Molecule: RNase P RNA; transfer RNA
Organism: Cyclobacteriaceae bacterium
RNA sequence: UAUGUAGGUUGCCUUAUCGCCUGUAUACAGGAGGAAAGUCCGGGCAACAUAGAGCGUCGUACUUCCUAACGGGAAGGGUUUGGUUUAGUGAUAAACCAAAUACAGAAAGUGCCACAGAAAAUAUACCGCCCCAAUUGGGGUAAGGGUGAAAUGGCAGGGUAAGAGCCUACCGCUUCUCAGGCAACUGAGGAGGCAGGGUAAACCUUACGAGUUGAAAGACCAAAUAUACCAACAUCUCUUCGGAGGAGGGGCUGCUCGUCUUUUGUUGGUGGGUGGGUCGAUUGAGCCUGAUGGUGACAUAAGGCCUAGAUAAAUGAUAAGGGACUCUAACAGAGUUACAGAACCCGGCUUAUAGACUUACAUAGUUC
RNA sequence: GGCGCGGUAGCUCAGGUGGUUAGAGCGUUGGAUUCAUAACCCAAAGGUCGGGGGUUCAACUCCCCCCCGCGCUA
Numbered sequence: 001u002a003u004g005u006a007g008g009u010u011g012c013c014u015u016a017u018c019g020c021c022u023g024u025a026u027a028c029a030g031g032a033g034g035a036a037a038g039u040c041c042g043g044g045c046a047a048c049a050u051a052g053a054g055c056g057u058c059g060u061a062c063u064u065c066c067u068a069a070c071g072g073g074a075a076g077g078g079u080u081u082g083g084u085u086u087a088g089u090g091a092u093a094a095a096c097c098a099a100a101u102a103c104a105g106a107a108a109g110u111g112c113c114a115c116a117g118a119a120a121a122u123a124u125a126c127c128g129c130c131c132c133a134a135u136u137g138g139g140g141u142a143a144g145g146g147u148g149a150a151a152u153g154g155c156a157g158g159g160u161a162a163g164a165g166c167c168u169a170c171c172g173c174u175u176c177u178c179a180g181g182c183a184a185c186u187g188a189g190g191a192g193g194c195a196g197g198g199u200a201a202a203c204c205u206u207a208c209g210a211g212u213u214g215a216a217a218g219a220c221c222a223a224a225u226a227u228a229c230c231a232a233c234a235u236c237u238c239u240u241c242g243g244a245g246g247a248g249g250g251g252c253u254g255c256u257c258g259u260c261u262u263u264u265g266u267u268g269g270u271g272g273g274u275g276g277g278u279c280g281a282u283u284g285a286g287c288c289u290g291a292u293g294g295u296g297a298c299a300u301a302a303g304g305c306c307u308a309g310a311u312a313a314a315u316g317a318u319a320a321g322g323g324a325c326u327c328u329a330a331c332a333g334a335g336u337u338a339c340a341g342a343a344c345c346c347g348g349c350u351u352a353u354a355g356a357c358u359u360a361c362a363u364a365g366u367u368c
Numbered sequence: 369g370g371c372g373c374g375g376u377a378g379c380u381c382a383g384g385u386g387g388u389u390a391g392a393g394c395g396u397u398g399g400a401u402u403c404a405u406a407a408c409c410c411a412a413a414g415g416u417c418g419g420g421g422g423u424u425c426a427a428c429u430c431c432c433c434c435c436c437g438c439g440c441u442a
Stems, first nucleotide, its partner, number of pairs: 001364010012322007020031004033339001037350002040348005045214004052257004057210005062076005077103001078101010104205002109203002111199003126145002128141005153171002156168003172194001173192008218279004228270007236245003248262005286305004291300003323337005369441007378394004387425001396412004418434005
């Protein structure tokens, strides 16, 4: 310097004229984003409401920290994959770099593992190997081969008729102790021949958590009308005739209990009024600056700022000049300038994105 | 702004405890039948299961994200 991978910030500017909306008031100030999007999550806020319990349903899941909280973020750990180097007879192990990770539990239980294969758990013997017989048989074996995603832990040696943790050292697994670390875990040593494996984005178990609905939520005001009429069905007790209880209705969560409210309800039909206005509605878990603490995400105190509130929907149009990019050997010239638009607010996730700047790593080349 | 449902052959729709075969009707093509056509009968072809990623040995089916279509909400 170029390419690739993974991130971070930003994402057109100025002037003039005309046209809109808001605030304050007659002269000013302001006016669409990093995703406003998808509606995937968490909350604030409002109502039910005075507020619960159980079942069910749903969600999360390595450790520690941050946060109002989260399925989010930071730092670390484990596992897997790839590359490079080193050690070892080998199995394998260590270090560095990068990526992925939906990462609790399979010794609580129940399922599933098709086809192929002898056999996929109540495990098994197809080929092969060894022994006896001499030929169609009997006994032993699971080291080698085959099938498959997966076949009785793996490698080296000993042993054996041939073999097998049968035995030994090492690796793996289970368990105990010590050291380091807040922890997940890491390292070292001892004991044990050692549970057939996989699968929980299978049912399930464990731990923790979740009331429902959602601004068209909800609150208030004004105006108007008929707490209207008809038909069918269901239903009690007491009474001092006021009412009480019960049944019934409605609300609160999918159900049950419970609780509040109401005093008749259910079904079908006829017919009337309203669909107007104000609030919610933008001062916030807010933004900016530097200081301190922290590996970091962030936290604390100090100073400064107020930056859209529309209601069928404003934030625009025209003209000129610039910025960046592309084409061109170069100039001139021409073209392009992304994704896209608030509707209660905030913190995240995911998706779309022309270009510019920048960080880390890898590869190749050049120069010193 | 918010709340739900769906996407499978040319069309209309089913689809299980993930595995063996991805199906039915209409339509298309061919055959048979008929003087000819239709009806009836037989056979065949026709499928990225909306797209991408993941779990698993294996995904139409299970999970996550995206695209398209439909309905409801005063």